[in-house]
RNA sequence: GACUCAGUAGCUCAGUUGGCAGAGCAAGAGAUUCAUAUCCUCUGGGUCACAGGUUCAAAUCCCGUCUGAGUCA
Repeated sequence: GACUCAGUAGCUCAGUUGGCAGAGCAAGAGAUUCAUAUCCUCUGGGUCACAGGUUCAAAUCCCGUCUGAGUCA
């Protein structure tokens, strides 16, 4: 330098053939307990890496940039 893959909640990830942004763990509250832990219920938390474009509508499609991993040279 060329190509491929990945970037989504504090962490690990799902969500593709465009149509309400989710799960587990973690955090907070409640309930239980003499107390703690476990179990149960509830709650908060997101610029879907960044910036444009297409569309009635984009995490998803197109272009560019950045970061990481890999292959080739």
Predicted 3D model of a 73-nucleotide RNA (transfer RNA) from Cymbomonas tetramitiformis. The RNAcentral record of the sequence draws on ENA. Its Rfam family is "tRNA". By type it is a transfer RNA. The coordinates come from a structure-prediction model, not an experiment, and the mean pLDDT is 83. Lineage of the source: Eukaryota > Chlorophyta > Pyramimonadales > Pyramimonadaceae > Cymbomonas.